[in-house]
């Protein structure tokens, strides 16, 4: 380097509740574990969610990221352990 246990030592933490921030997808904390070897960090690219403003439209509607999602998939970047192979 790459791989990877029923290993040691640790580590987060879906789904829900509550609380909080948000226009909204989401976020944050607390409780909780479904599950994770990068569920650490980075919106590079693909993708998917949302549409305050803004533009069309006048049906309660459409398009649009500047806004989200690293636990969706690739790519960067950093790193805890070491039985087999």
């Nucleotide at each position: 380097g790459a791989c990877g246990a029923u290993a040691a030592a640790g580590g987060c933490a879906a789904a829900c509740g509550c609380a909080u921030c948000g226009a909204a997808a989401g976020g944050u904390g607390c409780g909780g574990a479904c599950g994770c070897a990068a569920a650490g960090c980075c919106a590079c690219g693909g993708g998917u969610c949302u549409a305050a403003g803004a533009c069309c439209a006048u049906a309660u509607g459409g398009u649009u990221a500047u806004g989200a999602c690293a636990g969706c998939c690739g790519g960067g970047u950093u790193g805890c352990c070491g039985c087999a192979a």

Model confidence (mean pLDDT): 90 of 100. c-di-GMP-I-GGC riboswitch aptamer from Symbiobacterium sp., 85 nucleotides, folded computationally. The source organism's lineage runs through Bacteria, Bacillota, Clostridia, Eubacteriales and Symbiobacterium.